[in-house]
RNA sequence: GGGCCUGUGGUCUAACCCGGCAGGAUGCCGCCCUUACACGGCAGAGGUUCCGGUUCAAAUCCGGACAGGCCCA
Numbered sequence: 001g002g003g004c005c006u007g008u009g010g011u012c013u014a015a016c017c018c019g020g021c022a023g024g025a026u027g028c029c030g031c032c033c034u035u036a037c038a039c040g041g042c043a044g045a046g047g048u049u050c051c052g053g054u055u056c057a058a059a060u061c062c063g064g065a066c067a068g069g070c071c072c073a
Stems, first nucleotide, its partner, number of pairs: 001072007010026004020056001028044001030042003049065005
C1' cells in the first nucleotide's frame, strides 16, 4: 500500500441479509422481603463508533472517515 471481516448501555448479546416504537442476560441505583446479608419480588437510569446521502421513515441500504482483527505485498 491492497483485500476481507467487525463496531449496539459498564460487560455480553438479539434485531441488520429483507428499512417501520432497539429486546434479553449480567451489572448498577431505589423500594419490598430478612434481626442482618444473600436469594427472591417490584420499579428505574443507562446504548446503535463518527459524518454525509437515499427515504414518509435508517441500528439496518449507499458513500466516506475512525478504531480493532485476519490475510496479501

The RNA shown here (transfer RNA) has 73 nucleotides and comes from a Thermoproteati archaeon. Rfam family: tRNA. The RNAcentral record of the sequence draws on ENA. The source organism's lineage runs through Archaea and Thermoproteati. The same sequence occurs in records of 2 taxa.